Molecule: c-di-GMP-I riboswitch aptamer
Organism: uncultured Woeseiaceae bacterium
RNA sequence: GUAUGACAAAGGCACACCUGUCGAAAGACAGCGUCGCAAAGCCACCGGUCUAAGGGUCCUACCUACGACAGCGGGGUUACCGAG
Numbered sequence: 001g002u003a004u005g006a007c008a009a010a011g012g013c014a015c016a017c018c019u020g021u022c023g024a025a026a027g028a029c030a031g032c033g034u035c036g037c038a039a040a041g042c043c044a045c046c047g048g049u050c051u052a053a054g055g056g057u058c059c060u061a062c063c064u065a066c067g068a069c070a071g072c073g074g075g076g077u078u079a080c081c082g083a084g
Base pairs, nucleotide, nucleotide: 005081012037013036018031019030020029021028022027035071041077042076043075045074046073047072048069049068050067054064055063056062057061
């Protein structure tokens, strides 16, 4: 320097549940927790998914993202360790 990531070491993240706050909701944040993760760090660019306040329509309902999900996949970008 390198990677189809080593039953290596150090360190990191934190699903569900529960509590609180915010939000129309999806969901987010904080605490708790430890399902898992080698980018489960960051970015909604592409596909996908969720929600539908507002708006629209042929209004028991349906459509719609300017709202979300990076722990759905792809892509971009930055980074710890370093057996062989």